This is a predicted structure of a 78-nucleotide RNA (c-di-GMP-I riboswitch aptamer) from a Planctomycetota bacterium. The sequence was found by an Rfam model in a public genome assembly. Rfam family: c-di-GMP-I riboswitch aptamer. Its family is annotated with cyclic-di-GMP binding in the Gene Ontology. Model confidence (mean pLDDT): 86 of 100.
RNA sequence: UCCUCGAAAAGGCAAUGCCGCGACCAGGCGGCAGCGCAAAGCUGCGGGUCCGUCACAACGGGCAGCCGGGCCACCGAA
Repeated sequence: UCCUCGAAAAGGCAAUGCCGCGACCAGGCGGCAGCGCAAAGCUGCGGGUCCGUCACAACGGGCAGCCGGGCCACCGAA
């Protein structure tokens, strides 16, 4: 220095609820609070799931804090 790993330290993010904006919807954005998270950073590639067209197929839109993969990354004990 790198990989694995995750003690400590410094920090970080923000579930859910409420309020506001805004969308046909799922969802999203902002404020308050803090469920939790070692990638709860990014990515819609695969699976899953939610919404719409609408009942199937199919198509379109979402969920990264559902799982897997990919990319980047703070610190440094055992």